The prediction has a mean pLDDT of 81.
Predicted 3D model of a 73-nucleotide RNA (transfer RNA) from Candidatus Riesia pediculicola.
Its Rfam family is "tRNA". About the family: Transfer RNA (tRNA) molecules are approximately 80 nucleotides in length.
The source organism's lineage runs through Bacteria, Pseudomonadota, Enterobacterales, Enterobacteriaceae and Candidatus Riesia.
[in-house]
């Protein structure tokens, strides 16, 4: 310099053809234990990388940036 590709909860990651965001760990409250560990019932936690268009309605389509990573040169 050119092209692919990722970006969500504290961590690891789902989100299938646009319609109010989820698990698993972890944290936490309760049971249950003599006590801790397992087990069982909850619940806290995301302006979905930034910023703009489109649309009644964008995590999802379009543009631009930004950071990472690979692959040409």
């Nucleotide at each position: 310099g050119u092209g692919a590709c990722u970006a969500u909860a504290g961590c690891u990651c789902a989100g299938u053809u646009g319609g109010u965001a989820g698990a698993g760990c972890c944290c936490u409250g309760g049971a249950u234990u003599g006590u801790g560990g397992u087990u069982c019932c909850g619940g806290a936690a995301g302006u979905c990388g930034u910023g703009g268009g489109u649309u009644c309605g964008a995590a999802u389509c379009c543009c631009a940036c930004u950071a990472g990573u690979c692959a040409c040169c």